[in-house]
Context: one part of a larger RNA
RNA sequence: CGUAAGGGUUUUGAGGGGGGCUGACCUUAGUACGAGAGGACCGGGUUGGACGGACCGCUGGUGUAUCGGUUGUUCUGCCAAGAGCAUCCGCCGAGUAGCUAUGUCCGGAAGCGAUAAACGCUGAAAGCAUCUAAGCGUGAAGCGCGCCCCAAGAUGAGAACCCUCAUGUGAAGACAGUAAGGUCCCCGGCAGACGACCGGGUGAUAGGCGGGGGGUGGAAGUGUGGUAACAUAUGGAGCUGACCCGUACUAAAUGACCGAGG
Numbered sequence: 001c002g003u004a005a006g007g008g009u010u011u012u013g014a015g016g017g018g019g020g021c022u023g024a025c026c027u028u029a030g031u032a033c034g035a036g037a038g039g040a041c042c043g044g045g046u047u048g049g050a051c052g053g054a055c056c057g058c059u060g061g062u063g064u065a066u067c068g069g070u071u072g073u074u075c076u077g078c079c080a081a082g083a084g085c086a087u088c089c090g091c092c093g094a095g096u097a098g099c100u101a102u103g104u105c106c107g108g109a110a111g112c113g114a115u116a117a118a119c120g121c122u123g124a125a126a127g128c129a130u131c132u133a134a135g136c137g138u139g140a141a142g143c144g145c146g147c148c149c150c151a152a153g154a155u156g157a158g159a160a161c162c163c164u165c166a167u168g169u170g171a172a173g174a175c176a177g178u179a180a181g182g183u184c185c186c187c188g189g190c191a192g193a194c195g196a197c198c199g200g201g202u203g204a205u206a207g208g209c210g211g212g213g214g215g216u217g218g219a220a221g222u223g224u225g226g227u228a229a230c231a232u233a234u235g236g237a238g239c240u241g242a243c244c245c246g247u248a249c250u251a252a253a254u255g256a257c258c259g260a261g262g
Base pairs, nucleotide, nucleotide: 001153005164006163007162008161009160010159011158015150016149017148018147021049022048023047024046025045026044027043033038051107052106053105054104055103059101060100061099062098066094067093068092069091070090071086072085073084074083075082076081111145112144113143118138119137120136121135165262167176168175169174181258182257183256184255185201186200187199188198189197205251206250207249208247209246210245211244212243214240215239216238221234222233223232224231225230
């Protein structure tokens, strides 16, 4: 820009893409077959490998400052308690959310249709025979569906429901202000390179605060024991990023612009 007014929501699916693998074991059955040795088809079940998708409850990883320990040094006057630096984590032990695989779940299919090779039925030409010439079947991991994803610029521009209405100036084109609606702007996100997408803008959107969860692992101060290092009681203590619930205290104020007249 188009889709013959302008919008919002939900969709159909032309078309395109993805997927498509396979082993072993049990059973049928030591059956059919075979002198024996051996040893099935068909069918049913179980469990794997590789590959792929999704997810984070489990097992783990990471987790740059969540908690703790600790060395050296500087500083907060000193003790104690802390802070900074040693990698823009000093080192070490753990670790929530998130992200993850080595973790977990799921997938290939079934089924339907038309077929290939092949196997047939009926059957002439050619009194016989013949699956073929007319006609009709069976039959693949393959083909078309089926499963998953995208999808109406599918210009063949589809469908359903709902919303807005018939304003001014003009003869009309057009212009202007609007409607429904949208954008800007702002607060954010499990969305993201930027656009986009999703949520919120006076309401639980983000922060703060309260409570909880999870993490760390027993705070400071004080008492007690010990010459002391330290231990112990107060006390599963104190601290706590992302998680959950709540709460308008803070920030999203006011606003501006676009947008039909068929």
Large-subunit ribosomal RNA, domain VI from a Chthonomonadaceae bacterium, 262 nucleotides, folded computationally.
The organism belongs to Chthonomonadaceae, within Bacteria.